[in-house]
RNA sequence: UCUGUAGCUCAGUCGGUAGAGCAACGCAUUCGUAAUGCGUGGGUCGUGGGUUCAAAUCCCAUUGG
Numbered sequence: 001u002c003u004g005u006a007g008c009u010c011a012g013u014c015g016g017u018a019g020a021g022c023a024a025c026g027c028a029u030u031c032g033u034a035a036u037g038c039g040u041g042g043g044u045c046g047u048g049g050g051u052u053c054a055a056a057u058c059c060c061a062u063u064g065g
Stems, first nucleotide, its partner, number of pairs: 002065003007022004016053001024040005046062005
């Protein structure tokens, strides 16, 4: 100085309901598998405080890389 957000890889613009791809699961398709299509679940946003009507986002401390 950079970084920590879903199982993994990562988005998230000036503070305003947390997202994508892959993976997992279900369904369809197939004689069956794979592939493909549709859908579902999954997140105390490293931790603890502060500011604010409201914080992943701003400030402080702390901790891992």

This is a predicted structure of a 65-nucleotide RNA (transfer RNA) from a bovine gut metagenome. Its Rfam family is "tRNA". The family's RNA type in Rfam is transfer RNA.